[in-house]
RNA sequence: GCCGCAGUAGCUCAGCUGGUUAGAGCGCCAGACUCAUAAUCUGGAGGUGGGGGGUUCAACUCCCCCCUGCGGCA
Numbered sequence: 001g002c003c004g005c006a007g008u009a010g011c012u013c014a015g016c017u018g019g020u021u022a023g024a025g026c027g028c029c030a031g032a033c034u035c036a037u038a039a040u041c042u043g044g045a046g047g048u049g050g051g052g053g054g055u056u057c058a059a060c061u062c063c064c065c066c067c068u069g070c071g072g073c074a
Base pairs, nucleotide, nucleotide: 001073002072003071004070005069006068007067010026011025012024013023019057028044029043030042031041032040050066051065052064053063054062
């Protein structure tokens, strides 16, 4: 330099032939239980969907550019 994959909650990830309110596990906070802690159960908070632009009535999803990480080729 070229090609491919990935980027979604604090962490690990799912979801997408374009359409509902963007979800799960762990973690965090509160409560229940307990003499107490852990475990368990219940509830809750937490997202500019890597950045920008385009297409569309509508974009996490499609297209373009850029950034970051990983892999391959040279």
A computed fold for a 74-nucleotide RNA from a Candidatus Martarchaeota archaeon, annotated as transfer RNA. The prediction has a mean pLDDT of 81. It matches the Rfam family "tRNA". The family's RNA type in Rfam is transfer RNA. Taxonomically the source falls in Thermoproteota (Archaea, Thermoproteati). The sequence is in RNAcentral, with records from ENA.